[in-house]
Molecule: c-di-AMP riboswitch aptamer (ydaO/yuaA leader)
Organism: Planctomycetota bacterium
RNA sequence: AGUGAAUUACCGCCGAGUCUCGCAACCGCGAGAACGGGGGACCCAACUCGUGGGGCGUAUCGCCACUUUGGCGUAGAGCACUUCUUCGGCUCAAGCCCGUCAGCUAACCCCGUAGGCGUCGAAGAGGAAUCCU
Numbered sequence: 001a002g003u004g005a006a007u008u009a010c011c012g013c014c015g016a017g018u019c020u021c022g023c024a025a026c027c028g029c030g031a032g033a034a035c036g037g038g039g040g041a042c043c044c045a046a047c048u049c050g051u052g053g054g055g056c057g058u059a060u061c062g063c064c065a066c067u068u069u070g071g072c073g074u075a076g077a078g079c080a081c082u083u084c085u086u087c088g089g090c091u092c093a094a095g096c097c098c099g100u101c102a103g104c105u106a107a108c109c110c111c112g113u114a115g116g117c118g119u120c121g122a123a124g125a126g127g128a129a130u131c132c133u
Stems, first nucleotide, its partner, number of pairs: 011118004018033006034113006044103001052101001053098004061073004076092004081127007
């Protein structure tokens, strides 16, 4: 001087997955707020008789290949205050759960508070916040 790995801090991203309080004292437990999800009437709606049906999620569908566990697209979704419009670029397009059972659904009942990452261009019209005077 360079490279690789690990750790910490700051700033951010996907996502509901954050904050406060009490007990405890570093093992954790409980409560509340906030955000998110499920079940659940009348009315209305809708069928099914199985190749069942349903839920969370943006993650659905098609074609090809299957020597494989993939490839190419696509509905849809995300990208540095925020909303809308326009142009461009990049990325994802999974996975899991219930267990024969659930349409909508007021009251009411129940549940969750993770996990994984490092993107970042421009223009116009609004809104908000911060700083300075």